[in-house]
Transfer RNA from a marine eukaryotic metagenome, 67 nucleotides, folded computationally. It matches the Rfam family "tRNA". Its family is annotated with triplet codon-amino acid adaptor activity in the Gene Ontology. RNAcentral holds the sequence, with entries from MGnify.
RNA sequence: CAGUAGCUCAGUUGGUUAGAGCCCCGGACUUAUAAACCGGAGGUCGAGGGUUCAAAUCCCUCCUGGC
Numbered sequence: 001c002a003g004u005a006g007c008u009c010a011g012u013u014g015g016u017u018a019g020a021g022c023c024c025c026g027g028a029c030u031u032a033u034a035a036a037c038c039g040g041a042g043g044u045c046g047a048g049g050g051u052u053c054a055a056a057u058c059c060c061u062c063c064u065g066g067c
Base pairs, nucleotide, nucleotide: 001065002064003063006022007021008020009019015053024040025039026038027037046062047061048060049059050058
């Protein structure tokens, strides 16, 4: 310094629902496959505690990784 979906990452000052791309599944298209198109599944936001009406976001401790 970082830890958020299987992977790579957004999420700015605490507040409308936690999101994108890739991957995966399905549909449609095609003689068929792929690409492009449409839809879907997938998260206790590293763990525990605190503050607050409200915490991924603020505070404390710990764990893991990098320098």